Predicted 3D model of RNase P RNA and transfer RNA as a complex of 493 nucleotides.

RNA sequence: GGACCGGACGGUCGCUCUCGCUGCGUCAAGUGGCGGGGGAGGAAAGUCCGAACUCCACAGAGCAGUGUGCCGGAUAACGUCCGGGAGGGUGCCUCAUCCUUGGGCGUUCUUUGCGCAGGGUGGGAACAUUCGACGGAAAGUGCCACAGAAAACAUACCGCCGUGGCGGCAACGCCAAGGUAAGGGUGAAAAGGUGCGGUAAGAGCGCACCGCUGUCGCAGUAAUGCGAUAGGCAGGGCAAACCCCACACGGAGCAAGACCAAAUAGGGAGGGAGCCUCGGGUUCGCUUGAGGCGCGUGCCGGCUCGGCGCGCCACAACCUCCGGGUAGGUCGCUUGAGCCGCACAGUAAUGUUCGGCCCAGAGGAAUGACCGUCCUGCCGGAGCAAUCCGGCAGACAGAAUUCGGCUUACAGGUCC
RNA sequence: CGGGGCGUAGCUCAGCCUGGUAGAGCAUCUGCUUUGGGAGCAGAGGGUCGGAGGUUCGAAUCCUCUCGCCCCGACCA
Numbered sequence: 001g002g003a004c005c006g007g008a009c010g011g012u013c014g015c016u017c018u019c020g021c022u023g024c025g026u027c028a029a030g031u032g033g034c035g036g037g038g039g040a041g042g043a044a045a046g047u048c049c050g051a052a053c054u055c056c057a058c059a060g061a062g063c064a065g066u067g068u069g070c071c072g073g074a075u076a077a078c079g080u081c082c083g084g085g086a087g088g089g090u091g092c093c094u095c096a097u098c099c100u101u102g103g104g105c106g107u108u109c110u111u112u113g114c115g116c117a118g119g120g121u122g123g124g125a126a127c128a129u130u131c132g133a134c135g136g137a138a139a140g141u142g143c144c145a146c147a148g149a150a151a152a153c154a155u156a157c158c159g160c161c162g163u164g165g166c167g168g169c170a171a172c173g174c175c176a177a178g179g180u181a182a183g184g185g186u187g188a189a190a191a192g193g194u195g196c197g198g199u200a201a202g203a204g205c206g207c208a209c210c211g212c213u214g215u216c217g218c219a220g221u222a223a224u225g226c227g228a229u230a231g232g233c234a235g236g237g238c239a240a241a242c243c244c245c246a247c248a249c250g251g252a253g254c255a256a257g258a259c260c261a262a263a264u265a266g267g268g269a270g271g272g273a274g275c276c277u278c279g280g281g282u283u284c285g286c287u288u289g290a291g292g293c294g295c296g297u298g299c300c301g302g303c304u305c306g307g308c309g310c311g312c313c314a315c316a317a318c319c320u321c322c323g324g325g326u327a328g329g330u331c332g333c334u335u336g337a338g339c340c341g342c343a344c345a346g347u348a349a350u351g352u353u354c355g356g357c358c359c360a361g362a363g364g365a366a367u368g369a370c371c372g373u374c375c376u377g378c379c380g381g382a383g384c385a386a387u388c389c390g391g392c393a394g395a396c397a398g399a400a401u402u403c404g405g406c407u408u409a410c411a412g413g414u415c416c
Numbered sequence: 417c418g419g420g421g422c423g424u425a426g427c428u429c430a431g432c433c434u435g436g437u438a439g440a441g442c443a444u445c446u447g448c449u450u451u452g453g454g455a456g457c458a459g460a461g462g463g464u465c466g467g468a469g470g471u472u473c474g475a476a477u478c479c480u481c482u483c484g485c486c487c488c489g490a491c492c493a
Base pairs, nucleotide, nucleotide: 001416002415003414004413005412007374008373009372010371011370012369013368015039016038017037018036019035020034021033022032023031024030041396045407046406048405049404050403051402052401053253054252055251056250060305061304062303063302065249066248067247068246069245070084071083072082073081074080085134087131088130089129090128091127093124094123095122096121097120098119099118104116105115106114107113135244136243140242141241142238143237144236157184158183159180160179161178163176164175165174166173167172192210193209194208195207196206197205211233212231213230214229215228216227217226218225219224257331258330259329260328267322268321269320270319271318274293275292276291277290278289279288280287281286294312295311296310297309298308299307324492325491326490338357339356340355341354343352344351345350375394376393377392378391379390380389381388382387417489418488419487420486421485422484423483426442427441428440429439436473444460445459446458447457448456466482467481468480469479470478
């Protein structure tokens, strides 16, 4: 690091679900008795992701918003898992350079020197191991405090360099306009790195190696790698800053939702939108039906459109607030992307065939309590020892519609 | 069970979005004033920003995990 277990057995008394028989009850609902069977977890937790299922429209369009982010695969799906790629860290190896002083080993008469070992700095190749939320900084915007000359269209503080002028016998000093990024200093970060050449001093100015960019070829499903060639080098960092690109996402959640039953003040306040055409009735005040356009409102985050339902001169639909009533039953509710075993396919995640199994469904909420024996660990005593006696301890935590993951908590033990 | 919010000084809150020395009011303490107290004036102290890890040069602020607290959600009419 990975996989697994997470007390065992028995007795007594209880809880809950279910099946069979049976008593009461009107055949029901229900409530008793007897017997059989089932009854928490690896995390049931956090609710962080992804789904199933249900309702809202058959789940629509655009914007906004949210999330994911190397490549390929697995999967119902995922931010999960598997395999690969590139990168970072560490170890090992090796190369270059430094080690003034002291010290180790060898060589040498001694010192110097040289070699080895050791230490510091920097680079490189293979291997091993490990880590990560790993698209884009060459679309744009923004930020980079303090320090520093300068924080991104680069820049001249100290220093270095030659030229001119002045002073000076000279060394050199001062001034001016320049050259320069090697060196110093600041910083988390300073405009490719190291070395040699070169130069007035310097500089990719030139060269070698390393890094980088473009193009082409080859290999690979791809990420990418390798090789050739061209270019002296353009492009500091931050996207868990806005953003850009690609992809995904409608909303709500079992208190979803469906049915039955009971009860009341079927209450109050506020918001709240209409015209035209045609037809019927008419007590001529109006009323009613159909159509058109428009308006209001609902369809559980926002905006626009679209769709559907309801309503439109009204005691309305609908919404908000206050007040009132009931807090009962049934379904959803556990047979499921289910569990176990063998074989096969695949590097693996995983999939497929066959065989076997049924494994909690409560609802203020069951799954418990006590006793005995054993197990493991610790302490004390007895014993030469094996062992025996006594005491203490055995975690984290508990289903609430159901699955797949992630994360967090966890005494002790087993295997690799 | 499901959904949402908060945690910064003794108390009540701002700062968080857009990262760069942690602030305000009340309270506490000291001094002045007063015979003394209160009020007033002047000044001072007091902070693991709930905890842990990450991103970044740098985190109260951004991201992840975790702890604690608070609020809302039944049906009928």

The coordinates come from a structure-prediction model, not an experiment, and the mean pLDDT is 78.